A computed fold for a 73-nucleotide RNA from a bacterium, annotated as transfer RNA.
RNA sequence: GCCACCUUAGCUCAGUCGGUAGAGCGACACAUUCGUAACGUGUAGGUCGUCGGUUCAAUCCCGACAGGUGGCU
Numbered sequence: 001g002c003c004a005c006c007u008u009a010g011c012u013c014a015g016u017c018g019g020u021a022g023a024g025c026g027a028c029a030c031a032u033u034c035g036u037a038a039c040g041u042g043u044a045g046g047u048c049g050u051c052g053g054u055u056c057a058a059u060c061c062c063g064a065c066a067g068g069u070g071g072c073u
Stems, first nucleotide, its partner, number of pairs: 001072007010025004019056001027043004049065005
């Protein structure tokens, strides 16, 4: 330098081939216990990497950029 893939909650990851985003772990509250842990119930937490484009509507399609991983040279 070229090519491919990845970027979604604090962490690990799903997701829909366009229609107002989820799980597990973690956090917090409650219940339980003499108390702690564990178990149980519930709550909060996301401008879906950034900027544009297409569209009535974009996490999803298109382009550029940024970061990461791998391969080739």

Model confidence (mean pLDDT): 82 of 100. Rfam family: tRNA. Rfam classes the family as a transfer RNA. Rfam describes the family as follows. Transfer RNA (tRNA) molecules are approximately 80 nucleotides in length.